Molecule: Lysine riboswitch aptamer
Organism: uncultured Acetatifactor sp.
RNA sequence: GAUAGAGGUUGCGUGCUUCAAGAGUAACUGUCAGGAUGCGGCGGACGCAGAUGAGUUUCAGUGAAAGGGAAGAACGCCGAAAGAAAGGAGUUCCGUGCUCUUUGUCUUGGGCAUACAGUGAAGAAUUGUAUGACUGUCAUCCGUAUGUUCGGAUGGUGCGCUAUC
Numbered sequence: 001g002a003u004a005g006a007g008g009u010u011g012c013g014u015g016c017u018u019c020a021a022g023a024g025u026a027a028c029u030g031u032c033a034g035g036a037u038g039c040g041g042c043g044g045a046c047g048c049a050g051a052u053g054a055g056u057u058u059c060a061g062u063g064a065a066a067g068g069g070a071a072g073a074a075c076g077c078c079g080a081a082a083g084a085a086a087g088g089a090g091u092u093c094c095g096u097g098c099u100c101u102u103u104g105u106c107u108u109g110g111g112c113a114u115a116c117a118g119u120g121a122a123g124a125a126u127u128g129u130a131u132g133a134c135u136g137u138c139a140u141c142c143g144u145a146u147g148u149u150c151g152g153a154u155g156g157u158g159c160g161c162u163a164u165c
Stems, first nucleotide, its partner, number of pairs: 001165005008078001011077004016072004027062004033056001037049004041096005081108004085103007109135002112132008136157008
């Protein structure tokens, strides 16, 4: 340097099917009241709707969806992937925010629990930070086995570890 593997059956991710929730919500139609604003995420500009009645309110009818979640089988994998930063595209224009995407530029071995903060309808989930034990792997030391196994302690962590060439 190349090839092939391991960590877990709660490793990571993708779409498909079904289900719950979102929600009797948004929206639409009619109606009672009311009387000048409302909408395009936010601010400015611009545009659209509005006395042929705006926002709001009462009642009635019809009535969703997305992101996210659970289960199932399948597929792609083991920096799998996630986040930050910067660039690009989209969102009426500018700024900002949001969404998608690119980059070995930076961080993270893995899942779990707890606390705080963000996203979110949410006591779901997810992201970030911190703490905790568990776990994979390597090194050092000690004990054990008699063969090169098992256990314990300490420390490190993926551009790492193991095997072969």